[in-house]
Molecule: c-di-GMP-I-GGC riboswitch aptamer
Organism: Cellulomonas carbonis
Order: sequence, then C1' cells, then structure tokens
RNA sequence: CCACGAAAAGGCAAACCUGUCGCGAGGCAGGGGCGCAAAGCCAUGGGACCCCCGCGGUCAGCCAGGCUACCGAAA
Repeated sequence: CCACGAAAAGGCAAACCUGUCGCGAGGCAGGGGCGCAAAGCCAUGGGACCCCCGCGGUCAGCCAGGCUACCGAAA
C1' cells in the first nucleotide's frame, strides 16, 4: 500500500411520532432504533417513485460504478 473485519474507541440512524418546507415523490429539525464496516460523499449507468409530463424532479439505507476514511488481530 492492497486486502480483510477479531477486538477497542467511536459513528450513522429504519419504521413510527411531532414540527416544518414542498402539488408530490421526498427534504430538514427533534424524538426513536430496524439495522449498517463505509448506512461517508457522488445522480455516471440501471431501477423504483413523483409531477406543472419537461433538455423536469425524488431516492445514495435498491443494484452497479467512482472518490474519501477511523482502528489493526487473524487470513
């Protein structure tokens, strides 16, 4: 350095509830905790979803891909 995921320190936060923004998919904040070794970031490809149906939008915790990253046993 690549790869891997025992331990340790931590991290993130599903459904649902409350508030708020949005026509909506959904976003944000608080609570909550199903889970996650990238559940950090990217809308590039596929997919699903929404609408004022367009050279429109949403979802990265759907799949693939790209970039970055804490710790360090075993293989």